[in-house]
Molecule: c-di-GMP-I riboswitch aptamer
Organism: Chloroflexota bacterium
RNA sequence: CUACCGAAGGGGCGAACCGUGCCGAAAGGACGGGGCGCAAAGCUACGGGCCUAAGUCCGCUGAAGGCGGAUACGGUCGCCUGGCCGCCGGU
Numbered sequence: 001c002u003a004c005c006g007a008a009g010g011g012g013c014g015a016a017c018c019g020u021g022c023c024g025a026a027a028g029g030a031c032g033g034g035g036c037g038c039a040a041a042g043c044u045a046c047g048g049g050c051c052u053a054a055g056u057c058c059g060c061u062g063a064a065g066g067c068g069g070a071u072a073c074g075g076u077c078g079c080c081u082g083g084c085c086g087c088c089g090g091u
Stems, first nucleotide, its partner, number of pairs: 003091004012038002017033004022029002036078001042084003047080002049076003055071007
């Protein structure tokens, strides 16, 4: 330095849930509390899956409005894959 492995040690991250005159149409995110768990539960939205549907299109309705359907340029990396970086130790 590289590959594989992950018991120990030192650490790291931070689920659900709760709070916020926070951001967002929403999904979701941010911050604080809290720890379910994680050897990449670090970063990245290229590929797949899933979530949402503002906007757009279509339909219903006499109109407005409302309702319904489709759709991502939105989201999710703690759904999977790929890429990138990485602590300690063993082989």